Annotation
Transfer RNA from a Candidatus Saccharimonadota bacterium, 74 nucleotides, folded computationally. Model confidence (mean pLDDT): 80 of 100. Lineage of the source: Bacteria > Bacteria candidate phyla > Candidatus Saccharimonadota.
[in-house]
RNA sequence: GCCGCUUUAGCUCAGCUGGUUAGAGCAGCUGUUUUGUAAACAGCAGGUCUUCGGUUCGAAUCCGAAAAGCGGCU
Numbered sequence: 001g002c003c004g005c006u007u008u009a010g011c012u013c014a015g016c017u018g019g020u021u022a023g024a025g026c027a028g029c030u031g032u033u034u035u036g037u038a039a040a041c042a043g044c045a046g047g048u049c050u051u052c053g054g055u056u057c058g059a060a061u062c063c064g065a066a067a068a069g070c071g072g073c074u
Stems, first nucleotide, its partner, number of pairs: 001073007010026004019057001028044005050066005
């Protein structure tokens, strides 16, 4: 230098062929229970879906560029 893959909550990841309100587990917080802790149960909070631009009535999803990470080739 060229090619491919990945980027979604603090962490690990779903999200089907564009349309319900963007979700799960763990972690966090609150409450119940306990002498207390843990566990269990109930609830709550947490997201500019890496960035920019484009297509569309509508984009996490499609297209382009850029960035970061991983891998391959030279």